[in-house]
Context: one part of a larger RNA
């Protein structure tokens, strides 16, 4: 100087407390461990691995296993010999296919000094080499997590100390903040904080089509004429600064209350992550040193596996019901997406779906909101709760749903009556609850990312648990 203390002081955070809803019990989904297996590819491991890489494993993906094949190789450059097209389409035989054998049709390169000369492409051979999701993240770059959006981390000069170092950065106030004020052997500065950026909330102006409709006509209908007022869209501006008033404070920084205001003391949210820590993660995104394989640890293919199942854990979904289930009727969104697409409307099927198909490259057309509401019924039951499991018949995607897809009909109708110890999230348009869209994607979502609808309770307080910041003290620790 640090680190640590079941030392002290001050302060903060959904850290506790006060509340609301969960997890832990059940069934299922999903990830992991373990076990099994020819293989169940690999990585991730307290917080910070475990619905994680994976925004989508039937084949492919795919890296794993079995079998069958190839060896200058699926891909690159160079040398050499040959051919002049390359390429596309059809189809035969053998084979699981890769591949091998044999064939037909279309097509018939460019420059040129006219020389198989140059370029380009293909085939063959040989050699340099290719190739490796093989090892090492403890050799690395890059990227990322974490402490933590915590308020800290440092430097120059000066001063003090023999020196390691100290001072500044401590102290009195204050703040979300090393934020600001005052003081001070310090005076300044940098990286962080804040602001500058984006979205939301109010408003002015400009612009009105595909959007809108107050007044005037018109219509079943903003449908048509018309209009730019309004809504909305999207460009440029304004607006909030403790600015004003009062109190308080040290006459400061600030704090408290009030007015006005769409918004008030950081208005709400996002992006943004200092010096560093964890030899944290990643050699399987990529790049890369070294090592290793080279008729195989490389390459191609078929089939299988990653989907196994006594069990254990994590994360979710659905429930256990009456604030509910079922049936009928009936409102109100936003974000997005759409041409190998989205599909109105019509017909058909109990339904998943099928058959036609207007419109739409989209503010134009399409893409069902649900909870809520009204009425009826059920009357506390393992039930008209709950839907697992199983049987059977179908639908769709796709060469192909056996291993191993999703959906529908009928039948079946399991566990489950609110969950031990323990444990998680959340402070407001939040929690809870309800549906909607998107990426990936042929098909497949209870996951992820986004969108809106309905919409709470509680916070006395900081003694205690956890994490963190500043000062101080002890130390046989570095």
């Nucleotide at each position: 100087u640090g680190a640590c203390g079941g030392g002290g002081g001050c302060c903060c955070g959904c850290a506790c407390a006060a509340g609301c809803g969960g997890u832990g019990g059940a069934g299922c989904a999903u990830g992991u461990g373990g076990u099994u297996u020819a293989a169940u590819u690999c990585g991730a491991a307290g917080c910070a691995a475990c619905g994680c890489g994976a925004a989508g494993a039937a084949c492919c993906u795919u890296a794993c296993c079995a079998g069958c094949c190839c060896u200058u190789g699926a891909c690159a450059u160079a040398u050499u010999g040959g051919u002049c097209g390359a390429g596309g389409a059809a189809a035969a035989c053998a084979g699981a296919g890769a591949u091998g054998u044999a064939u037909u049709c279309c097509a018939u390169c460019a420059g040129u000094u006219c020389g198989g000369c140059u370029g380009g492409a293909c085939c063959g051979a040989a050699u340099a080499c290719a190739g490796g999701u093989g090892a090492u993240g403890c050799a690395u770059g890059g990227c990322u997590g974490u402490c933590g959006u915590c308020a800290g981390c440092u430097c120059g000069u000066g001063u003090c100390g023999u020196g390691a170092g100290a001072u500044g950065u401590u102290g009195g106030g204050u703040u979300a903040a090393g934020u600001c004020c005052c003081g001070c052997a310090a005076c300044g500065a940098g990286c962080g904080c804040a602001a500058c950026c984006c979205c939301c909330a109010c408003u002015g102006u400009c612009a009105g089509u595909u959007g809108c409709c107050a007044g005037c006509a018109u219509u079943u209908a903003g449908u048509u004429g018309g209009g730019g007022a309004c809504u909305c869209u999207g460009g440029c501006g304004g607006a909030a600064c403790c600015g004003c008033c009062g109190g308080u404070g040290a006459u400061a920084a600030g704090c408290c209350g009030g007015a006005g205001g769409a918004a008030g003391g950081c208005g709400g949210g996002g992006a943004c992550g200092a010096c560093g820590u964890c030899a944290a993660g990643u050699c399987a995104u990529c790049a890369u040193g070294u090592c290793c394989c080279u008729u195989a640890u490389g390459g191609g293919c078929u089939g299988g596996g990653c989907u196994a199942c006594a069990c254990a854990c994590g994360u979710g979904c659905u429930a256990c019901a009456a604030u509910g289930g079922c049936a009928a009727c009936u409102a109100c969104a936003a974000u997005g997406g759409g041409a190998c697409g989205c599909a109105a409307u019509c017909c058909u099927g109990c339904a998943a779906g099928g058959g036609g198909g207007a419109g739409u490259c989209a503010a134009u057309c399409c893409u069902u909101a649900a909870a809520a509401g009204u009425u009826g019924u059920c009357u506390c039951a393992g039930u008209u709760c709950g839907g697992a499991u199983u049987g059977u018949c179908c639908u769709c995607u796709g060469c192909a749903a056996c291993u191993c897809g999703a959906g529908g009909g009928c039948a079946u109708g399991a566990a489950g009556u609110u969950g031990g110890a323990a444990u998680c999230g959340c402070u407001a348009g939040u929690a809870a609850u309800c549906g909607u869209g998107g990426a990936u994607c042929a098909g497949c979502a209870c996951g992820c990312c986004a969108c809106g609808g309905u919409g709470a309770a509680u916070a006395c307080g900081u003694u205690c648990c956890c994490g963190g910041g500043c000062c101080u003290u002890g130390u046989a620790c570095a």
About this RNA:
This is a predicted structure of a 478-nucleotide part of an RNA (small-subunit ribosomal RNA, 3' major domain) from a metagenome. Rfam family: Bacterial small subunit ribosomal RNA. Its family is annotated with structural constituent of ribosome and ribosome in the Gene Ontology. Clan: SSU clan. Model confidence (mean pLDDT): 83 of 100. The RNAcentral record of the full RNA draws on SILVA.